[in-house]
RNAcentral holds the full RNA, with entries from SILVA. Small-subunit ribosomal RNA, central domain from Gracilaria vermiculophylla, 362 nucleotides, folded computationally. Its Rfam family is "Bacterial small subunit ribosomal RNA".

Context: one part of a larger RNA
RNA sequence: CUGGGCGUAAAGGGUCCGUAGACUGUAAAAUAAGUUAUUUGUUAAAUUUUAAAGCCUCACUUUAAACAAACUUUUAAUACUGUUUUACUAGAGUUUUAUACAGAAGAAUAGAAUUUUAUAUGAAAGAGUAAAAUCUAAAGAUAUAUAAAGGAAUGUCAAUAGCGAAGGCAAUUUUUUGGUAAAAACUGACGUUGAGGGACGAAAGUGUGGGGAGCAAAUAGGAUUAGAUACCCUAGUAGUCCACUACUGUAAAUUCUGAGUGCUGUAAUUUAAUAUAAAUUAUCUUAAAAAAUUUUAGUUAGAUUAUUAAGUUAACACUAUAAGCACUUCGCCUGAGGAGUACGGUCGCAAGAUUGGAACUC
Numbered sequence: 001c002u003g004g005g006c007g008u009a010a011a012g013g014g015u016c017c018g019u020a021g022a023c024u025g026u027a028a029a030a031u032a033a034g035u036u037a038u039u040u041g042u043u044a045a046a047u048u049u050u051a052a053a054g055c056c057u058c059a060c061u062u063u064a065a066a067c068a069a070a071c072u073u074u075u076a077a078u079a080c081u082g083u084u085u086u087a088c089u090a091g092a093g094u095u096u097u098a099u100a101c102a103g104a105a106g107a108a109u110a111g112a113a114u115u116u117u118a119u120a121u122g123a124a125a126g127a128g129u130a131a132a133a134u135c136u137a138a139a140g141a142u143a144u145a146u147a148a149a150g151g152a153a154u155g156u157c158a159a160u161a162g163c164g165a166a167g168g169c170a171a172u173u174u175u176u177u178g179g180u181a182a183a184a185a186c187u188g189a190c191g192u193u194g195a196g197g198g199a200c201g202a203a204a205g206u207g208u209g210g211g212g213a214g215c216a217a218a219u220a221g222g223a224u225u226a227g228a229u230a231c232c233c234u235a236g237u238a239g240u241c242c243a244c245u246a247c248u249g250u251a252a253a254u255u256c257u258g259a260g261u262g263c264u265g266u267a268a269u270u271u272a273a274u275a276u277a278a279a280u281u282a283u284c285u286u287a288a289a290a291a292a293u294u295u296u297a298g299u300u301a302g303a304u305u306a307u308u309a310a311g312u313u314a315a316c317a318c319u320a321u322a323a324g325c326a327c328u329u330c331g332c333c334u335g336a337g338g339a340g341u342a343c344g345g346u347c348g349c350a351a352g353a354u355u356g357g358a359a360c361u362c
Base pairs, nucleotide, nucleotide: 003334004333005332006331007316008315012330014200015199016198017197021193022192023191025088026087027086028085029084030083031082033081034080035077036076037075041071042070043069048066049065050064051063052062053061054060091190092187093186094185095184096183097182099181100180101179103177104176105175106174107173108172109171110154115149116148117147118146119145120144121143125136126135162169163168205247206246207244208243209242210241214240215239219235220234221233222232258329259328260327261326262325263324265308267305268304269303270302271301272300273299274298276297277296278295279294281292311318312317335362336361337360344355345354346353347352
């Protein structure tokens, strides 16, 4: 390389967009590039294979024949692939009409709580722990009341709920904006995947300038201990917050399960729609009919959950949201350590990231 794999044994890229490429719905016509058949020539001899002969036999030698393949030439075929043209609507998309959703960005506002400050009351403790001590307090603490300041986070609702490509997203109102789910009309294959490439990307960290209530790496002190550079306690700085739409680009970035399409059982929850069916309530009416509210059942489309059949699996388990049955495409793996290290390249202010070995040992 091939083969075989990637939930847990090595192996799915953190996620999406998208270039080249690969693959690509239905029907018809044309063409004949691929394809198939036929045919011409060339591919020296030896070698190879087959048959016969030479020697008694192997080996060896001689003679004859030949498959296959490549390029080339002729004549046909047209199912599939390709190319061109025409048409279609089941894929995909656009518009309109509605409702729902913690999707994103900006602005404004709100109420609890912690802390601090001021004033008043008050007078001896408070705080902390398994127990203590460091610590705060007659310069009046803790506590109570009133007022003010400031920052961060949004209790209940709240869930096996919802939204988002992932990271992630929760006070309220408003502005701008994305997506998904239903129906109708329209476009007519416009699709899928995606090497390079681009964008986004928790926390920590970095730069500049703000901000700083609480919490809190580092650090200091008190304990514990044989020691205690820890666990516990008292303090406490970076940081946590905001801007520069600045940099970094990584996580057990996990569903340890790439994306897309089709097919293959049962039951339940939930969202939306419904000129489906039934019931209920109140209004109106002589009554019927009509419209509205709520509930149950059904249907359609999406999302979610549980369990199991067939099937799969080394087993555990998975099971329509597959790890089942198939197809398309990208990424990745190939004994353990050395090592995600060295060297080199690229990126970064740095920290480092990315790409990524070998010797050697077993």